[in-house]
Context: one part of a larger RNA
Molecule: large-subunit ribosomal RNA, domain II
Organism: Minisyncoccota bacterium
RNA sequence: GCCAACGAGUUGAUGUGUGCUGCCCGGCUAAGUCCCCAUAAAGGAUGGAGCCAUAGGGAAACCGAGUAUUAAUAGUGCGUUUGUAGUACACAUCAGACCCGAAGCCAGUGCGAGCUUGCCAUGUGCAGGGUGAAGUGAUUCGAAAGAAUCAUGGAGGCCCGAACCGGUAUGUCGUUCAACGCAUUCGGAUGACAUGUGGUAAGAAGUGAAAAGCUAAUCGAGCCUGGUAAUAGCUGGUUCUCUCCGAAAUAGCUUUUGGGCUAGCGUCAAAUGUUCCUCUCAGGGGUAGAGCACUGGAAGGACUCGACAGGGAGAAAUCUCGCGAGUCCUAUCAAACUCCGAAUACUGAGAGUUAUAGUUUGGCAGUUAGACUGUGGGGGCUAAGCUCCACUAGUCAAAAGGGAAACAGCCCUUGAUCUCUAUUUAAGGUCCCUAAAUCUAUGCUAAGUGUACUUAAGGUGGUGAAAUUUCAUGGACAAUGAGGAGGUUGGCUUAGAAGCAGCCAUCCUUUAAAGAUAGCGUAACAGCUCACUCAUCCAGAGAUUUUGCGCCGCAAAUGAACGGGGCUAAGCAUAGUACCGAAACUGAGGGCUUUCGUUUUCUUCGGAAAAUGGGAGCGGUAGGAGAGUGUUCGCAUCUGCAAUGAAGGUAAAGGGGUGACCCAUACUGGAGCGUUGCGAAGUAAGAAUGUUGGC
Repeated sequence: GCCAACGAGUUGAUGUGUGCUGCCCGGCUAAGUCCCCAUAAAGGAUGGAGCCAUAGGGAAACCGAGUAUUAAUAGUGCGUUUGUAGUACACAUCAGACCCGAAGCCAGUGCGAGCUUGCCAUGUGCAGGGUGAAGUGAUUCGAAAGAAUCAUGGAGGCCCGAACCGGUAUGUCGUUCAACGCAUUCGGAUGACAUGUGGUAAGAAGUGAAAAGCUAAUCGAGCCUGGUAAUAGCUGGUUCUCUCCGAAAUAGCUUUUGGGCUAGCGUCAAAUGUUCCUCUCAGGGGUAGAGCACUGGAAGGACUCGACAGGGAGAAAUCUCGCGAGUCCUAUCAAACUCCGAAUACUGAGAGUUAUAGUUUGGCAGUUAGACUGUGGGGGCUAAGCUCCACUAGUCAAAAGGGAAACAGCCCUUGAUCUCUAUUUAAGGUCCCUAAAUCUAUGCUAAGUGUACUUAAGGUGGUGAAAUUUCAUGGACAAUGAGGAGGUUGGCUUAGAAGCAGCCAUCCUUUAAAGAUAGCGUAACAGCUCACUCAUCCAGAGAUUUUGCGCCGCAAAUGAACGGGGCUAAGCAUAGUACCGAAACUGAGGGCUUUCGUUUUCUUCGGAAAAUGGGAGCGGUAGGAGAGUGUUCGCAUCUGCAAUGAAGGUAAAGGGGUGACCCAUACUGGAGCGUUGCGAAGUAAGAAUGUUGGC
C1' cells in the first nucleotide's frame, strides 16, 4: 500500500412540542398488598396518598373576574377558564451521552539501587623506563652551631608510557555491526586510582566534587495499578436511496474575538386573508450638483484709512517703496460653508397584480473566518490579488452549461426534472487548427503597427482628412543664368573701423532691382552669399489650426504577452446582410411536486385514495420537511420453499423499480430458508497517521 472483518447520535430519568389512542357531568394512579407463576420477569386485581386541570393579581396581608401600583373611580402591568393519562417521533437538561485522541492531577503497609549515584564490609589489579626528597656513611671545613662534596638511599594526588579507566578532535556510520558503535588522535595511569563479590539509602523521596545529573534504553518528580470512558471552546472521522424547500459569514452582549447567548436570514405546522410587491398621487428632507448670501481659505486690480516696523530721495515740508485694515470690481475653493437644490430612497393614501407572496404564533435548525466585480466613500501613495464601510447591487460561496487560449467572484443564460443524430437565438464568433463570410460597401495603416486588455512625459517635413488664410497665366514656389550699383571708406570713435568691434544718423541718385546692409570673411581692405530685380521655365505654391492611423521614446535574466499556424488583411474605423453558436427559448415524448376543476370508490361524514383536464413549478452546501430500500431478531401468516439441492458464492449482457434495491437463469455449494402484516434494533462503511488478520 491493497483486500477482508470490526468501527461512531445509544440508554435511563425529567420536561416541552406535534401526531395517534382512552376517558372528559374532569383525567391519572404511585409505593405497597393480593392473585397467577417456578422464587424471576411479564400479566391481572387492589391501593385516591398524591399530581395536573377547574382563577387570577400581589413581595405579602389580602382581594377576586379582577387585581397590583396609587390620593385616585385616572392611566398602566398581568389577567378575564379546560383538559388529563398513555404511546411514537423530534428536541432540551442531567448522566461517559456521536466515536477516537492529550500533555497532565491524585491515591497505594504497591514494585524497583542485577543500570546508575553515594556509603559500608571484604578481596583483587597497576609492563617497562626516568627523576632522585628526607635519612645514613665517608671526606673536607669550623671553637661550636652547622655547611659543602662524593657515595648510599628510594620519597612523590612527580615525569614518559602499556594493561586498566576515560572520551579531546576529526572521520566513518546514520533503514547503523551498535536505540551512541568503529578508526585515527587524545587525557589519567601509586591514586580524591581502577575493579570483583556481598550489603545499604527511592518517589515530593533518595543519591549527587551540583549537570536539576542519576534512581533498570523512563526523570524539573520512576514504574505499575486504580480514580478513569479525567477534561479537550481543539483536530480528525461519522456507513442506504429518492422527493420538496433552502440559508449565513450581519447586529448587540461576552476575560470576548477560530467559542457562546439573543436578534436577523432557512424550514415545517397552524392562524390571518392581500396586509407583500408594482403603478399613480401627496409629503418632509439638505446628499450629488451648483453657488458665494453666511463662516472660513485664496489670486489679480482700483480706491480709502492708519502717530504703520523698516529702506530710499530731500535742508525741510514732503514724495516713493513697503506694512496693516476696509470697500468695490474680476476670477475662485470647502467633509465638519449654504442664498439654492435634484435623481433615488423613506412615509402615507388610492388603484392594480394572486402565488410556493406578506405578517403572527409555535417545533427544528444552521450561520455569526466570507471572496471578487461595479458604484459612492474613509485609511494608504486617488499603491496593492491592500484594508475598513455603504448600495440588504451582482456573481461565487451553495451554480453546472456557452464565451474570455487556460482562468471560484468578469460577459451570456429570468439558471441543468429526464430523453432526442430536432429548431431559434444570447454572449462571442465565421482563413486553418475549430462549427460558421477567404461576405458586401467606403476609407485608413506599411509599423507585422495590429490580430482580447496593458506602456508615459516628450519628440516626429511618416502619412490621411477637415478648416482658415497668403501668393499665383498681369507667370507664383523651386531651380538655372545675369545683376545686386553710384555719392561713399556716411559721421564719430579708433593704430585701423572701407555695409558687417562700438556710438549716432539711416538720406539722396541711377535704376528692372540693389539695406548707409541679414550672414560668413579680412589686421583693415579684398572676397563669398542674402534681401531685392530681370530672363529661362511652367501650374500650382506656401503659412496656421484641429483631427485619424503610424514612428521613436521601449533595456533582464532557458526562446516565449496575437492560444498556435499564419495574415498586408485573416489589421483598424464606419455601415449592412447572411450564418455558426449554450443544459437559454421552441418542438416531440416521459416522470415528479403543488394548486384549481370533473368523475369514481371508501368513509369514523371531518375527509381519504385513484383516474382525468387546466395552471405554476422541479440547480443546490449548512440545514428543515416528507416518502422509501436493505440487514438481524421476535410474533402471526402462506396448512410457503428445500438432497428432484436451502443459505452463501461466481457470471458485463434477461426482466422490474426514478433510486436504494428486487426477481429470474446457469454453474458452484451442501442444510437450512423465504413471502406477507406488525414489532424490536449491537441496522447499511471509503476515508478517522482508525483496530485486527492476510498478502